[in-house]
RNA sequence: GCUGGCGUAGUUCAAUGGUAGAACGCUUGAUUUGUAAUCAAGUGGUUGGGGGUUCGACUCCUCUCGCCAGCUCCA
Numbered sequence: 001g002c003u004g005g006c007g008u009a010g011u012u013c014a015a016u017g018g019u020a021g022a023a024c025g026c027u028u029g030a031u032u033u034g035u036a037a038u039c040a041a042g043u044g045g046u047u048g049g050g051g052g053u054u055c056g057a058c059u060c061c062u063c064u065c066g067c068c069a070g071c072u073c074c075a
Stems, first nucleotide, its partner, number of pairs: 001071007010024004018055001025043006048064005
């Protein structure tokens, strides 16, 4: 330098054009002599960033940033 993959909640991951979700975590309450466990309620996001297409974008196009893998050249 070229190619491919990944980036979404505090964490691990879904959502392949139509209101962004789950589990764990955290908070409060119930239960218990107390803790854990269990149950109930609550808590969560500029979808890495900019621009474009579209009535509508996590999703399609483009530029860019970061991480990972492969290939090539030079030293």